[in-house]
Molecule: c-di-GMP-I riboswitch aptamer
Organism: uncultured Nitrospira sp.
């Protein structure tokens, strides 16, 4: 991060499954995205419990930060 090139990922919804739930996983589907690749450390939000403002879990396509990578014009 370019009216570049080769790709890639995969919102909502739909089917089917797990789960108490947030929501995950597969398979269709593309709204977008230059890390929407991976990490839950930090804040946010979100579920479920109750010991009462704690503990479990979600959520990376909310922020932020940490890490690894494609191509290379300004």
């Nucleotide at each position: 991060g370019a009216u570049a090139a080769a790709g890639g990922c995969a919102a909502a919804c739909c089917c089917a499954u797990u789960g108490c739930g947030a929501a995950g996983u597969g398979g269709g589907g593309a709204c977008g995205c230059a890390a929407a690749g991976c990490c839950a450390c930090g804040g946010g939000u979100c579920a479920g419990a109750a010991g009462a403002u704690u503990c479990u879990g979600a959520u990376a396509g909310c922020c932020g930060g940490g890490u690894u990578a494609c191509c290379g014009a300004a």